[in-house]
Context: one part of a larger RNA
RNA sequence: GAACGUACGCUGGCGGCACGCCUAACACAUGCAAGUCGAACGAAGUAGCAAUACUUAGUGGCAGACGGGUGAGUAACAUGUAGGUAUCUACCCUAUGGCCUGGAAUAACACGAGGAAACUUGUGCUAAUACCGGAUAAGUCUUUACGGAGAAAGCUUUAUGCACCAUUGGAUGAGCCUGCACUUGAUUAGUUUGUUGGUAGGGUAAUGGCCUACCAAGACUGUGAUCAAUAGCUGAUUUGAGAGGAUGAUCAGCCACACUGGGACUGAGACACGGCCCAGACUCCUACGGGAGGCUGCAGCAGGGAAUAUUGCGCAAUGAGCGAAAGCUUGACGCAGCGACACCGCGUGUGGGAUGACGGAUCUAGGUUUGUAAACCACUUUCAGGAGGGAAGAAAAUGACGGUACCUCCACAAGAAGCCCCGGCCAACUACGUGCCAGCAGCCGCGGUAAUACGUAGGGGGCGAGCGUUGUCC
Numbered sequence: 001g002a003a004c005g006u007a008c009g010c011u012g013g014c015g016g017c018a019c020g021c022c023u024a025a026c027a028c029a030u031g032c033a034a035g036u037c038g039a040a041c042g043a044a045g046u047a048g049c050a051a052u053a054c055u056u057a058g059u060g061g062c063a064g065a066c067g068g069g070u071g072a073g074u075a076a077c078a079u080g081u082a083g084g085u086a087u088c089u090a091c092c093c094u095a096u097g098g099c100c101u102g103g104a105a106u107a108a109c110a111c112g113a114g115g116a117a118a119c120u121u122g123u124g125c126u127a128a129u130a131c132c133g134g135a136u137a138a139g140u141c142u143u144u145a146c147g148g149a150g151a152a153a154g155c156u157u158u159a160u161g162c163a164c165c166a167u168u169g170g171a172u173g174a175g176c177c178u179g180c181a182c183u184u185g186a187u188u189a190g191u192u193u194g195u196u197g198g199u200a201g202g203g204u205a206a207u208g209g210c211c212u213a214c215c216a217a218g219a220c221u222g223u224g225a226u227c228a229a230u231a232g233c234u235g236a237u238u239u240g241a242g243a244g245g246a247u248g249a250u251c252a253g254c255c256a257c258a259c260u261g262g263g264a265c266u267g268a269g270a271c272a273c274g275g276c277c278c279a280g281a282c283u284c285c286u287a288c289g290g291g292a293g294g295c296u297g298c299a300g301c302a303g304g305g306a307a308u309a310u311u312g313c314g315c316a317a318u319g320a321g322c323g324a325a326a327g328c329u330u331g332a333c334g335c336a337g338c339g340a341c342a343c344c345g346c347g348u349g350u351g352g353g354a355u356g357a358c359g360g361a362u363c364u365a366g367g368u369u370u371g372u373a374a375a376c377c378a379c380u381u382u383c384a385g386g387a388g389g390g391a392a393g394a395a396a397a398u399g400a401c402g403g404u405a406c407c408u409c410c411a412c413a414a415g416a417a418g419c420c421c422c423g424g425c426c427a428a429c430u431a432c433g434u435g436c437c438a439g440c441a442g443c444c445g446c447g448g449u450a451a452u453a454c455g456u457a458g459g460g461g462g463c464g465a466g467c468g469u470u471g472u473c474c
Stems, first nucleotide, its partner, number of pairs: 001474001003472002007469004013346004019339002021304001028300001030299003035062003040059002043056005069257003079181007087174002092170002095167004100134004109124006140149003154162002156159001183229003190220003195217008232254004236247004259280005282293004310336001312335003318332001319330004349379004359370004383415001385410005393401001418463005423444003429458005439446002
């Protein structure tokens, strides 16, 4: 000198654009954050004379594995990069073939029972794109390749419709493996028994000690194993002429986690933040028998802290889920609010004006300085203010922002300047007070009666809606 997710002190006019719990991965009141489909299904209710229309608890389908948060753990094939394959991939695209025929239930519902509740349970009735058979098998899978196995669902507004089944190729996404790179410590020197390899089997979508049995005795290590400490990694950010150093907020990619620990279920995909089960700690309800919960989603609250915002508006746009669609949902997102927290821009007037006024300060008492500064004269109106008009963002309709941005007109210099410093480094000096006191200080050092170094004043210097200090890093 530069930088900062800064904080603190004094001060504070406007706008744009970013950013805003770095600490307790501490505990959470309240509301919202994931639904949707009646063109799969029965039923109930509402309206209607009816045809029918609408609404929905339930069965069923798809989605809740995305989007959003956090960085605790992790020194690791976690990440980055370059390769590989023994694999899977819902929805989507492509291509080929098919969609025949039966059956038994069950929720809802009705009537009961138990329970404080959460909820549980008995009997009876019913439907389906829910469930289970039979048939068929181009292609598929499998075997000892003769053979064997295995499928489907309909709906409607009747269309060049939407679904369904099997298989092919693709796209997308994911799994796994490998080379290289990847913090500190030797005041950590030995580590390892499924350990290292083989055979056989199991398991998986798939390779593999991933697991099991048997066999062998290996494997890693001074090019630092093991252990310990610290840490999410990267694109990047910052500094520097560069080499290099430091960092990993926001944004983007990957990973990990979801009260703590463990487990599987469903599913194309999870071992699943707002799913399930078990254990634990904590909180709440209870009729004491038993139950309920998980903000590291958005707001918000307690606490911690030097320190970090609204319990806002809207689905109008972009995107996502569902749906044939209309549409519904969306604290993603778009906006608004708060904060000089950072960066950028603008303003707080402009020109003239000497009796060099008054006042202040100082003085050798003449003067000097504040100082063209003020007054005064003339002018202008950015921003803020008042009035009128008024968007784009939206393809037919639909605008939260918002009567916002912007444009025009009006009035008045009017509403808008501070902070730090002045001994040297380092730009800027005098007076008074104080008297090694009070105090200053980044270093050198000032202060003990003439202090340009303390305090105040005048003057001056620097920066300016900021200025200074502290901290960190280069």